Notes:
This is a predicted structure of an 85-nucleotide RNA (c-di-GMP-I riboswitch aptamer) from a Dehalococcoidia bacterium. Of the family's consensus pairs, 94% are formed in the model. It was read from a public genome assembly, where an Rfam model found it. The coordinates come from a structure-prediction model, not an experiment, and the mean pLDDT is 80. The organism belongs to Dehalococcoidia, within Bacteria.
């Protein structure tokens, strides 16, 4: 340095519920609170999932479709603390 991940050390992040705000919605910011996480740090890059206001189609009910959302869905890329085996 790379790989790896402890019955180690110092720490870190913060699920669900609830509250305010934003959003048509999915969901997001902040607060509370910790289910858990060795990348639960960053990137919508491949797939997947979720929503459908406007618009399209439709006699009606409604249908299909995002790149609007989810990196704590999986893969990928970039960066990173410690150092047992």
């Nucleotide at each position: 340095u790379u790989u790896c991940g402890a019955g180690a050390a110092a720490g870190g992040c913060g699920a669900a519920c609830c509250c305010u705000c934003c959003g048509a919605a999915a969901g997001g910011c902040g607060g509370u609170g910790a289910c858990g996480c060795a990348a639960a740090g960053c990137c919508a890059u491949g797939g997947g999932u979720c929503u459908a206001a406007a618009g399209c189609u439709g006699u009606a009910g409604a249908u299909a479709a995002a790149g609007a959302a989810c990196u704590g869905c999986c893969g990928g890329g970039c960066u990173a603390c410690c150092g047992a085996a």
It matches the Rfam family "c-di-GMP-I riboswitch aptamer". Its family is annotated with cyclic-di-GMP binding in the Gene Ontology.